Annotation
RNAcentral holds the full RNA, with entries from ENA. Small-subunit ribosomal RNA, 5' domain from an uncultured prokaryote, 521 nucleotides, folded computationally.
Context: one part of a larger RNA
RNA sequence: GAACGAACGCUGGCGGCAUGCCUAACACAUGCAAGUCGAACGAGAAAGCUCCCUUCGGGGAGUGAGUACAGUGGCAGACGGGUGAGUAACACGUGGGCAAUCUGCCCUCGGGACCGGGAUAACAUCUCGAAAGGGAUGCUAAUACCGGAUAGGACCACAGGGUCACAUGACCCAGAGGUGAAACGGUGGCCUCUUCUUGAAAGCUGGCGCUUGAGGAGGAGCCUGCGGCUGAUUAGCUUGUUGGUGGGGUAACGGCUCACCAAGGCGACGAUCAGUAGCCGGCCUGAGAGGGUGAUCGGCCACACUGGAACUGAGACACGGUCCAGACUCCUACGGGAGGCAGCAGUGGGGAAUAUUGCGCAAUGGGCGAAAGCCUGACGCAGCAACGCCGUGUGAGGGAUGAAGGCUCUUGAGUCGUAAACCUCUGUCAGAUGGGAAGAAUUCUGACGGUACCAUCAGAGGAAGCCCCGGCUAACUCCGUGCCAGCAGCCGCGGUAAUACGGAGGGGGCAAGCGUUGUUC
Numbered sequence: 001g002a003a004c005g006a007a008c009g010c011u012g013g014c015g016g017c018a019u020g021c022c023u024a025a026c027a028c029a030u031g032c033a034a035g036u037c038g039a040a041c042g043a044g045a046a047a048g049c050u051c052c053c054u055u056c057g058g059g060g061a062g063u064g065a066g067u068a069c070a071g072u073g074g075c076a077g078a079c080g081g082g083u084g085a086g087u088a089a090c091a092c093g094u095g096g097g098c099a100a101u102c103u104g105c106c107c108u109c110g111g112g113a114c115c116g117g118g119a120u121a122a123c124a125u126c127u128c129g130a131a132a133g134g135g136a137u138g139c140u141a142a143u144a145c146c147g148g149a150u151a152g153g154a155c156c157a158c159a160g161g162g163u164c165a166c167a168u169g170a171c172c173c174a175g176a177g178g179u180g181a182a183a184c185g186g187u188g189g190c191c192u193c194u195u196c197u198u199g200a201a202a203g204c205u206g207g208c209g210c211u212u213g214a215g216g217a218g219g220a221g222c223c224u225g226c227g228g229c230u231g232a233u234u235a236g237c238u239u240g241u242u243g244g245u246g247g248g249g250u251a252a253c254g255g256c257u258c259a260c261c262a263a264g265g266c267g268a269c270g271a272u273c274a275g276u277a278g279c280c281g282g283c284c285u286g287a288g289a290g291g292g293u294g295a296u297c298g299g300c301c302a303c304a305c306u307g308g309a310a311c312u313g314a315g316a317c318a319c320g321g322u323c324c325a326g327a328c329u330c331c332u333a334c335g336g337g338a339g340g341c342a343g344c345a346g347u348g349g350g351g352a353a354u355a356u357u358g359c360g361c362a363a364u365g366g367g368c369g370a371a372a373g374c375c376u377g378a379c380g381c382a383g384c385a386a387c388g389c390c391g392u393g394u395g396a397g398g399g400a401u402g403a404a405g406g407c408u409c410u411u412g413a414g415u416c417g418u419a420a421a422c423c424u425c426u427g428u429c430a431g432a433u434g435g436g437a438a439g440a441a442u443u444c445u446g447a448c449g450g451u452a453c454c455a456u457c458a459g460a461g462g463a464a465g466c467c468c469c470g471g472c473u474a475a476c477u478c479c480g481u482g483c484c485a486g487c488a489g490c491c492g493c494g495g496u497a498a499u500a501c502g503g504a505g506g507g508g509g510c511a512a513g514c515g516u517u518g519u520u521c
Stems, first nucleotide, its partner, number of pairs: 001521004006517005013392005019385002021350001026348003030345003035075003040072002048063006082303003092227007101220003106216007114148004123138006154179003158175001160173005185208001187206004192200002229275003236266003241263008278300004282293004305326005328339004356382001358381003364378001365376004395425004405416004429462001431457005439448001465510005470491003476505005486493002
């Protein structure tokens, strides 16, 4: 000098854009943050409204409505959002590989969807419990579940031919044996029939779905070369350890796991141990080389009270799922239960220090749905904070008798100083009044927002401080103090004339900031 997620002191007009718990991965009251589909299924209210009956108490029908609260089933809850504890590791970055792999939804192409069956929730009755939550019996449906059939270019084992690779194999052609699937389901239209305006079944048809196979896209898993911390006052480490054979397991290779066999494997090119740490794109600095760093934004990883485990699923060993153990908090009828903000707000605590228990799904994006739509603290906005960057204002021109006043003084004067007063103007910002968007995707739909912006109005009015003045280093005098009180980044000032302390006048620098402290180059 530059920089900062800064803090502190003094001060503080406006706007735009960014940014805002770096500490206790400490504990959390309250609300919200993941639902959706009635075009898969069985059931099913109420208020209100309309009509009818009425003994005026009420009752019935329709609508509300195949709606709400629940249930079965499907998809989503593995995304999105948070945090950085752990991790020195194929975690990350970069380059390769899988002849060792998987892939829901989406796209392209081909085949199929036949015949049957038994349950169960909801519900009803009984029952246990304070509750959370159960138990028994009975009823019922499905795109829920089960059995059988069908089957190739799929899978399993078998043998043949060809092409390619050379590493085990890959691909193509053709053979015979075995294995394995589904929901023709709901819906719209047409047509037919009937009690004639609604309903039903058969048929045809549209798109949606189901099943199977091939390919794709995007995603995931695994292997590997190289790269980036400190300590030797850590020198030896290792028994599933290193390799083989075989069994098992996985989507898949593999000590991944197990049995047996061999005795290997790593290490001063630093193993092991210990400490520290998420990694990167980037960011800061620097002429560069380099050094420092890893907030916000983006990619990857890890974690979700602590530890462990699996279930479901295309995908998890699963932040707002399950089970077990632990610590903590809460409820309890003492028998037993409930909970997990490192989601958004917010509270306590810690700290030098870090914001609102706001508005909206209008936009963008996501989930579900055929759609209408519903959900979305993602997101879009608003609020708070000079925390940062940028812009802008606090007026402009004239004005000497150099007014008053302050300070200094050699007592002549000098200086603050065109500064003020005063005169003439302007109208940015702030203010008032009126108008008023784009952002919306040809209709509807705007949280922001009566915001931005525009017009008019009034009037210099409401808007300047902070640090420094011995040298480095731009800027000097007076008074007070008297090695005291104090200053100080370094050198150093202060013991009676201190340009260095404190005050004043004056001056210098920067400016809605200015200084100090911390940290990095």